[in-house]
RNA sequence: AGUCGACUGGGCGACUUAUAAACAGCCGUUAGGCCCGGUGCGUCCGAUGAAGCAACUGCUUCGCCGGGGUCGAA
Numbered sequence: 001a002g003u004c005g006a007c008u009g010g011g012c013g014a015c016u017u018a019u020a021a022a023c024a025g026c027c028g029u030u031a032g033g034c035c036c037g038g039u040g041c042g043u044c045c046g047a048u049g050a051a052g053c054a055a056c057u058g059c060u061u062c063g064c065c066g067g068g069g070u071c072g073a074a
Base pairs, nucleotide, nucleotide: 001016002015003014004013005012006039007038008037009036010035011034027072028071033041044067045066046065048063049062050061051060052059053058
């Protein structure tokens, strides 16, 4: 200096000259992603459309609308 831990500003951390991971990121906890503000990408809840599976009315995937937006302590 660059890249990365959803995006962005800051923090914490890692890797590296080209790779995007991670047992790191204080500890645990939570579906909620390392932390905070914003975003609402992911995630959760409700309604709904389509396809498939099942055969005690359910389950999975994708789309769309609405709601919420881990928590505790140091």
A computed fold for a 74-nucleotide RNA, annotated as Pistol ribozyme. Rfam family: Pistol ribozyme. Gene Ontology term of the family: catalytic activity.